[in-house]
Context: one part of a larger RNA
This record gives sequence, structure tokens and C1' cells, in this order.
RNA sequence: GGAUGAACGCUGGCGGCGUGGAUAAGGCAUGCAAGUCAAGGGGGCCGCAAGGCAACCGGCAGACGAGGUAGUAAUAAGUAGGUACGAACUUCCAAGUCAAGAACAGCUCGUCGAAAGACGGGGUAAUACUUGAUAGUCCCUCCGGGGUAAAGAUUUAUCGCUUGGAAAUCGGCCUGCUCGGUAUCAGCUAGUUGGUAAGGUAACGGCUUACCAAGGCUAUGACGCCUAGGGGACCUGAGAGGGUGACCCCCACCGAUGGGACUGAGACACGGCCCAUACACCUACGGGUGGCUGCAGUCGAGAAUCUUCCACAAUGGACGAAAGUCUGAUGGAGCGACGCCGCGUGCAGGAUGAAGUCCUUCGGGACGUAAACUGCUUUUAUGAGAUAGAAAGUUUAUUGAUCGUCUCAUGAAUAAGAGGUUGCUAAACUCGUGCCAGCAGCAGCGGUAAUACGAGUGCCUCAAGCGUUAUCC
Repeated sequence: GGAUGAACGCUGGCGGCGUGGAUAAGGCAUGCAAGUCAAGGGGGCCGCAAGGCAACCGGCAGACGAGGUAGUAAUAAGUAGGUACGAACUUCCAAGUCAAGAACAGCUCGUCGAAAGACGGGGUAAUACUUGAUAGUCCCUCCGGGGUAAAGAUUUAUCGCUUGGAAAUCGGCCUGCUCGGUAUCAGCUAGUUGGUAAGGUAACGGCUUACCAAGGCUAUGACGCCUAGGGGACCUGAGAGGGUGACCCCCACCGAUGGGACUGAGACACGGCCCAUACACCUACGGGUGGCUGCAGUCGAGAAUCUUCCACAAUGGACGAAAGUCUGAUGGAGCGACGCCGCGUGCAGGAUGAAGUCCUUCGGGACGUAAACUGCUUUUAUGAGAUAGAAAGUUUAUUGAUCGUCUCAUGAAUAAGAGGUUGCUAAACUCGUGCCAGCAGCAGCGGUAAUACGAGUGCCUCAAGCGUUAUCC
């Protein structure tokens, strides 16, 4: 000198774009953040009807999006390859979509409970469940053969369902190389290393098990301990390098803590389930309920980090044939000079150099055209009004949360400070103090003439900021 997710002190007019819990992955009141489909199904309630409402069975989606960085030094990441694999939704191609049955919610009757909720009897539908048939460009095969499927809705046009193949895209797994500190960690390992067989998986594999062999890693640092999410990138630097990993994007991991599986194309699942633990809440003491590292907000700790806001108008997502519903994603507004950039705090004239203040050699000098005063302008501000654009889409109709654009009026009106002034280093005089009070980045200053302390006036630098502290180059 540059930089910062900064903080602190003094000061503070506006706008645009960014950015804002770095500490306690500490605890959380309250509201919202994931639903949707009535054109899968039978009922219930309201209604004259058309129709509406919403519980239940069922489908799809809750594995995305949103958050955090605790763990992880390698089952991570980056990069370059590989294949023993899988795929819901989407697109394309081919073939098919026959027949039958038994239930369970809702409902109704009854019982228990403070509640959460639970239990029993009866009866019912389906794109829910089960069975049979059919069978190929499917699977297995000893090539003879054997085996496996489906669901309808609506009413004329579609949406579906089943099987097989291809694509797109996404994922699983494997390998090479790269990627902290420490030897005051030197030996580590028993499913350990390899083989055979079996099991398991979508799939290879000690992934698991039985048997057999005795291997495998290591000073090119194994094993242990400490620290840490990785990368694109960011800061600095002429570069090489050094430092960092906030915001944004990609990947990984986590969801009070530990463990487990279920469903499913996909999870061992943040707002699903089960168990254990700690904590908290309700209770009629018998028993229940919960998980903000989602958006706001609250307490705590801290030098320190925001609104319990508006809207689905746009972009995107889920569901739906659609209308549409949901969406704290997102779009916006609010707060904070936290950062960067831009604008303004007026312009022109105005000397007898007013008053006042400071200095003085008492002659005068400085603030200073500065003010007053005269004329002008209106960025900004305040008030009033108009409606280009962000609107694309959609059969039409219609649709803007918020921002923006334009016109008029008023009146210089609403707006300047901070640090410094001995040298480094731009800028000096007077008074007070008297090694005191104090200053200070370094040198140093102050003990009676202090340009260095305190004040006043002037001056210098930067400017809605200016300084200080911390950290990096």
C1' cells in the first nucleotide's frame, strides 16, 4: 500500500447493487415452511336442483427444494479412466390389456380412557389385495423343455395399465494420480492377506460364513495423536509463491444424541416409523407429547450480525385432463454507512475588505467574496397527478406483491464531519501547565519562553465518512 462476513470511537443527506449469527451442531414460546388428485372408489353432510365441503380407502409427490459444516486426513473431494450393475417421471419402437374371488377402512352398533387414542360385533367399493388363463424380440436351460403380466376411468377424444427393447438424463461400484501437522507416535494387522465353496446384493468383492494356506502394510513414514468438510474460486504479489475456503456454483456429510429397519424407482429418510438416552412440556398420576443446523422470532454466551413483513404477478417445483391448489423455493419490500459505486449539501455577481474572533513589531495582518445583499437554478426534498415497461402465458375474459417511467407546483429551500499539524509526513501561532497532568507507530516530547501535553485561532488531508483495533499478503 491492498484486502475483510469485521468490531469499536466521533459523525451522518439520498440512491443503486451487493451483503449481514464467523461465538453455543447451546435451549427454544408462537405462526407458517409439502402437498395434491372428486375424471380411481364407496359412503357422509349441506342444497329444490345444478353443485359444494371435507374425512376414509387408493394414486403420485413427501429421497426434490430449503438449512448447516458437527463428523470425516479418506468408504470424502479434484482429475483421468473403467463396468461385475440399476432406473420412477420424459421421448421413441413393438406386442398385449381375458376370467374369477376373498377382504379391510370409511359407515353403523357397542365398550374403555382425563387426554392421546384404543378395542370388539356387523356390513361395503375400487386403478387397493389375491387366484387362474394367455405368452414373446422376456428369464432359465441339460436345447427336450420349464417359468413369469395387466386396470380401468370418461363418453368419443383422451388419460391410463402390463411386458420387452432403445434413448435421454441420473445414480451404484472399481482403479491410477493429487490433496494438512507431528517420529517427544516405530512397528501395525486375525476376516487380518490370499484361495476354494456357499450365501447375499441391482451389481463385483472377506460383503458374510465354512474350510485351507500364512500372509498383508511400513522410514518413499505404516499404526497412533492433533487439526480440518473438499473443489471452482477469493485476497495479495511483476511473477513464482504465500494466505483464505464468507456470499454464488459443484460434490460430500449431518438432521437433539446413539442404533435399526420398513415402504419405495430411489432413503436406512430434517418437518416418516421403531428402540434406547438426555432434556423439555401436558396429566384426572393410570399415561401421553416434542425435536427451528427451514422462514421470521426469543433466551443464552459474545466485541458482534436484521422483519414474528408482502405476493405467488414473474422464474421454478409437486399434484391434476384442465380450471386450479400448495410453495418462508423464488420474486420483493423492511432494518444495519457493513462494503463498492454514483449524486447532493447550490450557482453567478458582490469591498467601504462590515461586525466578530485570533495574531501583532500597535503600523497592521488573517479568517475573506467568505458573510450580508442582488439575480438565478431545482439534482435532491416535499406535495399533487398520469400510466410506457417488468406480461411471457392463456380459447377468451382477465391478471403486478413490488419496482419503474412521465408531468406540474413550492422554495436555497432538507443536508459536514473526522483525523492530523516535531521528523518520518502535507499542514503553526498564542495562552495554560511545569518530568505534573499527559502524549506516543518508531525516534522521542513534558523539570517556566513546549510548533510534540490541554485549549483557542489558523492551516493540511480525506470526505458521508474519518480514525483506531484485529487478521492476511

Small-subunit ribosomal RNA, 5' domain from a bacterium, 473 nucleotides, folded computationally.
It was read from a public genome assembly.